[in-house]
RNA sequence: GCGGAUGUGGCGGAACUGGCAGACGCGCCGGACUUAGAAUCCGGUGCCAUCAGGCGUAUGGGUUCAAGUCCCUUCAUCCGCA
Numbered sequence: 001g002c003g004g005a006u007g008u009g010g011c012g013g014a015a016c017u018g019g020c021a022g023a024c025g026c027g028c029c030g031g032a033c034u035u036a037g038a039a040u041c042c043g044g045u046g047c048c049a050u051c052a053g054g055c056g057u058a059u060g061g062g063u064u065c066a067a068g069u070c071c072c073u074u075c076a077u078c079c080g081c082a
Stems, first nucleotide, its partner, number of pairs: 001081007010026003019065001027045006046055003058074001060072003
C1' cells in the first nucleotide's frame, strides 16, 4: 500500500427482514436477612432539564416517515496479502 473483520451503558453481550436501543449476566448503590459478614432475596443503576421533554450505538455526512441495522467518509483494534 491492497483486501477483510470488529467497534452498543462501568464490563461482557443482545436487539430477528430498517419499526419501543441497552434485553440478559456481571459490577456498583440502597434495603431485607445476620452478632457481624458471605450467600440468598427485593428495589435501583447512561447524560441534560424544575416539569413537559430532549440527547445518546467509534467519527462526520447521506438515504428514509423511521437507521445500531442500508450507503459514503474518517479513526482505532485485529487478521490476511504484498
Model confidence (mean pLDDT): 81 of 100. Transfer RNA from a Selenomonadaceae bacterium, 82 nucleotides, folded computationally. Rfam family: tRNA. Its family is annotated with triplet codon-amino acid adaptor activity in the Gene Ontology. Rfam classes the family as a transfer RNA. NCBI's taxonomy places the organism under Bacteria, Bacillati, Bacillota, Selenomonadales, Selenomonadaceae.